Molecule: Bacterial RNase P class A
Organism: Planctomycetaceae bacterium
RNA sequence: GAGGGCGGGUAGGCGGUCGCGGGGGUAGACGCCUCCGAGGAAAGUCCGGGCCCCAUAGGGCAAGGUGGUGGCUAACGGCCACCGUCCGCAAGGAUAGGGAAAGUGCCACAGAGAAUAGACCGCCUCCCGGCUUCGGCCGGGCGGUAAGGGUGAAACGGCGGUGUAAGAGACCACCGCGGGCGAUGGCGACAUCCCCGGCACGGCAAACCCCACCUGGAGAAAGGCCUGAUAGGGAGGCAGGGGUAGCCCGCCCCGCUACGAACCUCCGGGAAGGCCGUUCGAGGCGUCAGGCAACUGCCGCCUUAGACAAAUGACCGCCCACGACAGAACCCGGCUUAACGCCCGUCCCUCGGG
Numbered sequence: 001g002a003g004g005g006c007g008g009g010u011a012g013g014c015g016g017u018c019g020c021g022g023g024g025g026u027a028g029a030c031g032c033c034u035c036c037g038a039g040g041a042a043a044g045u046c047c048g049g050g051c052c053c054c055a056u057a058g059g060g061c062a063a064g065g066u067g068g069u070g071g072c073u074a075a076c077g078g079c080c081a082c083c084g085u086c087c088g089c090a091a092g093g094a095u096a097g098g099g100a101a102a103g104u105g106c107c108a109c110a111g112a113g114a115a116u117a118g119a120c121c122g123c124c125u126c127c128c129g130g131c132u133u134c135g136g137c138c139g140g141g142c143g144g145u146a147a148g149g150g151u152g153a154a155a156c157g158g159c160g161g162u163g164u165a166a167g168a169g170a171c172c173a174c175c176g177c178g179g180g181c182g183a184u185g186g187c188g189a190c191a192u193c194c195c196c197g198g199c200a201c202g203g204c205a206a207a208c209c210c211c212a213c214c215u216g217g218a219g220a221a222a223g224g225c226c227u228g229a230u231a232g233g234g235a236g237g238c239a240g241g242g243g244u245a246g247c248c249c250g251c252c253c254c255g256c257u258a259c260g261a262a263c264c265u266c267c268g269g270g271a272a273g274g275c276c277g278u279u280c281g282a283g284g285c286g287u288c289a290g291g292c293a294a295c296u297g298c299c300g301c302c303u304u305a306g307a308c309a310a311a312u313g314a315c316c317g318c319c320c321a322c323g324a325c326a327g328a329a330c331c332c333g334g335c336u337u338a339a340c341g342c343c344c345g346u347c348c349c350u351c352g353g354g
Stems, first nucleotide, its partner, number of pairs: 001350001003348008012319007020037007039325001043336002046334005051219001053217002058253004063215005068082005083097001084095004098210002103208002105204003120149002122145003126141006157175002160172003176199001177197004182193004223276004233267005243259005281303001283302004288297003
């Protein structure tokens, strides 16, 4: 100098003139003064919660979710660290990562044969026939073989030898695999080593399934009040007591309420609207301490939108590095998606110089 990896920050600032929404102060009022005013994703509605209602609440089935180990967190399908496997020279990245010996199922086509399979081309031995340059060659049959070649995503261990007529875990060393209340290290997933055994068995569970753990439902258009007012109106209904009805996705048990019904059916009346919820919160920032880290704790400082047909717009000047994606609607923690530049730190690799 070039390339690559990981982490963090930023989203305009200052001043002025008008115009908007909220808070505070002041005034009898008009008004005046002051403070604050969209995002890192506000998006998607994919997870997890807070809050509210069913509801006084519990258990089970079904259904759904997660899936290595250990931590963090209010919790999670998130984050951190580690382990295994894969990718990369590396920094790093990915991981739907428990179980195939509980069962069921699938592996197309090609191929001889695809799970307890198999002989197409080959190789070897014996027999028959033909040819022969006498080395052997061609064809057929019985038998042996699965090491070589081929097919395929994958071929029933791999590789190097011994051995054999030719071969084969048939035998041997190493690797792999199975077994061991084996040894050492580690909280653990695991790693390394030792001993025994020629050793029955491929893949797929992001197939159904099994195992472990987790899970009521619905949602701010939740819910509550002004508020049943001119009508907490009228009629009918079914049981007959441990019975009937109702209660949140489905079912059961339990529980609760009612039965002169708050239940079911029909008729009739009644609110347009306003207020609360609505923003102090698992909040933000900083030093220190603990921890590899995620994060946690003490202390200190700060209070930063609350609209409701829905608020921040216009102009001028200066500075500046750039305005892409893009606008809150109950509030948080995550994930995912979109997107454009700039800045900072650190690591890997490569080229050159000293």